[in-house]
RNA sequence: UUCUUAUCAAGAGAAGUGGAGGGACUGGCCCUUCGAAGCUUCAGCAACAGGUUUUUGACACUGUGCUAAUUCCAGUAGCAAACGCUAGAAGAUAAGAA
Numbered sequence: 001u002u003c004u005u006a007u008c009a010a011g012a013g014a015a016g017u018g019g020a021g022g023g024a025c026u027g028g029c030c031c032u033u034c035g036a037a038g039c040u041u042c043a044g045c046a047a048c049a050g051g052u053u054u055u056u057g058a059c060a061c062u063g064u065g066c067u068a069a070u071u072c073c074a075g076u077a078g079c080a081a082a083c084g085c086u087a088g089a090a091g092a093u094a095a096g097a098a
Stems, first nucleotide, its partner, number of pairs: 001098008013042005021031003025075004043067003048063003051059003071090001076087004
């Protein structure tokens, strides 16, 4: 990097540095000099895999991951008088394989 499977309506932030962007893309709509992204430190959330255990549960030790807004909403198709609903595409995360 590619493929497969599972989940995505819950949850969780501060400081230092930095100095204008960020929310994957497009269209919206938001966040941001009352300080964006990035980097560092500490903290927290969760329970995917490993581990432990008094084993149809629990722990949170390890490997990731995450800590604005439903994956922020829509972006394709079907149904519907309509609000909308459902399933997809794409994306994110984990595990396995190549």
This is a predicted structure of a 98-nucleotide RNA (SAM riboswitch aptamer (S box leader)) from Alkalibacillus almallahensis. The model forms 94% of the base pairs in the Rfam consensus. The coordinates come from a structure-prediction model, not an experiment, and the mean pLDDT is 86.